[in-house]
RNA sequence: GUCCCCAUCGUCUAUCGGUCAGGACACCAGCCUUUCAAGCUGGUGAGGCGGGUUCGAUUCCCGCUGGGGACGCCA
Numbered sequence: 001g002u003c004c005c006c007a008u009c010g011u012c013u014a015u016c017g018g019u020c021a022g023g024a025c026a027c028c029a030g031c032c033u034u035u036c037a038a039g040c041u042g043g044u045g046a047g048g049c050g051g052g053u054u055c056g057a058u059u060c061c062c063g064c065u066g067g068g069g070a071c072g073c074c075a
Stems, first nucleotide, its partner, number of pairs: 001071007010025004018055001027043005048064005
């Protein structure tokens, strides 16, 4: 330099055009327990940035940013 893949709650991970974006762990509150842990119930919490397409974008397209990988060049 070229090409490929990835970017979603604090973390991990679903959702391949219409789900008030779901789940697990963590966190908070309550219940339970002599206490703690475990368990049960509930709650808070997320689409990297900028454009485009569309009635509608986390999803499709382009660019940028960041991460990972393959190939090549120089030394």

Predicted 3D model of a 75-nucleotide RNA (transfer RNA) from a Deltaproteobacteria bacterium. Taxonomically the source falls in Myxococcia (Bacteria, Pseudomonadati, Myxococcota). The prediction has a mean pLDDT of 81. Rfam family: tRNA. It is annotated as a transfer RNA.